About this RNA
A computed fold for a 98-nucleotide RNA from a Gemmatimonadales bacterium, annotated as c-di-GMP-I riboswitch aptamer. Its mean pLDDT, the model's own confidence on a scale to 100, is 80. The sequence was found by an Rfam model in a public genome assembly. Taxonomically the source falls in Gemmatimonadales (Bacteria, Pseudomonadati, Gemmatimonadota, Gemmatimonadia).
């Protein structure tokens, strides 16, 4: 110093799920919780991928009401939303058997 990751030694994080709490919603935060993790530290406007769809944008439908305008359920698409415990990048770091 680069790789490497021990039935090592310290500590460290923390999924389901519960609770509360913001959110349209995916999901986020507190807290309890441990299923697992060597970066489960960090960066996400690098690339890819999954998640949602308030809102837009398209259809088609019925016919509420009615002077019309106009809005509701439906189908379809669309991230600017959301996820780094999905993957690759970046970039910081603790130990030290081999």
């Nucleotide at each position: 110093u680069c790789c490497c990751g021990a039935c090592a030694a310290a500590g460290g994080c923390a999924a389901a799920c519960c609770c509360g709490u913001c959110g349209a919603a995916a999901g986020g935060c507190g807290g309890g919780g441990a299923c697992g993790c060597a970066a489960a530290g960090c960066c996400a406007a690098c690339g890819a991928c999954g998640c949602u769809u308030c809102g837009g944008c398209g259809g088609a439908u019925c016919g509420c009401a009615g002077u019309g305008a106009g809005g509701g359920a439906c189908c379809g698409c669309c991230a600017u939303g959301c996820g780094g415990g999905u993957c690759g990048g970046g970039u910081u770091g603790c130990c030290g058997a081999g």